[in-house]
RNA sequence: CCCCGAAAAGGCACACCCCGCGAAAGCGGGGGUCGCAAAGCCAAGGGUCUAACGGAAGUCUCCAGGACUUCCCACGACAGCCGGCUGCCGAGG
Numbered sequence: 001c002c003c004c005g006a007a008a009a010g011g012c013a014c015a016c017c018c019c020g021c022g023a024a025a026g027c028g029g030g031g032g033u034c035g036c037a038a039a040g041c042c043a044a045g046g047g048u049c050u051a052a053c054g055g056a057a058g059u060c061u062c063c064a065g066g067a068c069u070u071c072c073c074a075c076g077a078c079a080g081c082c083g084g085c086u087g088c089c090g091a092g093g
Stems, first nucleotide, its partner, number of pairs: 002093002004090002011036002016031006034080001040085003045082002047078003054072007061064001
C1' cells in the first nucleotide's frame, strides 16, 4: 500500500411523530433507531421522482390574469438506487 471486515474506539440515523420551508418531489431542526464498513462528500456519468412556470387537448360557467381533467416539460429533487472521489481501525491474507 492492496484485499478483507474479526476485535476495539467511535460515527450515522429508515420508518414514524412534532415544528418549520416548498406547488410538489423533497429539505432543515428535535425526538426516534430499521439498518449501514463509507448510510462521509459529489447531481453536467446513469437511473428514479415531482411538475410550479410554460405548452397542447378537453370540460364547466359567474366570461375572468376564471375553475377543473389529461398529456408533455427541470439548470427542481433523490447518493439509505447504481456510479465517482476521499477516509478511521487492523484479526487474517